A computed fold for a 91-nucleotide RNA from Alkalimonas sp., annotated as c-di-GMP-I riboswitch aptamer. Rfam family: c-di-GMP-I riboswitch aptamer. Rfam links the family to the GO term cyclic-di-GMP binding.

């Protein structure tokens, strides 16, 4: 220099379990230890899915307010696809 078929040895991520701090929750950040598992488990909500339901809207109760339903502008990149980038080592 090209490749990403096969592979995870070196290095590299870290699910959950604890503590602690954010958030209405869903969820998320740090932090010691360990390690479910990842070849992009690196970035990125563009498309599909999903989880939540604060605000915000209906209705019922018979109104102080309560409860029930919808709603994503909130979340999930470790759910798929898609986009953009990339280490070892093979060859």
């Nucleotide at each position: 220099c090209a490749c990403u078929u096969c592979g995870a040895a070196a290095g590299g991520c870290a699910a959950g379990a604890c503590a602690u701090c954010c958030g209405a929750a869903a969820g998320g950040g740090u932090g010691a230890u360990c390690a479910c598992g990842c070849a992009a488990a690196g970035c990125u909500u563009c498309a599909g899915a999903u989880c939540u339901a604060a605000c915000g809207g209906a209705a019922a109760c018979g109104c102080a307010g309560u409860u029930u339903c919808c709603c994503a502008u909130g979340a999930u990149a470790g759910c798929u696809g898609g986009g953009c980038u990339g280490c070892c080592a093979u060859u």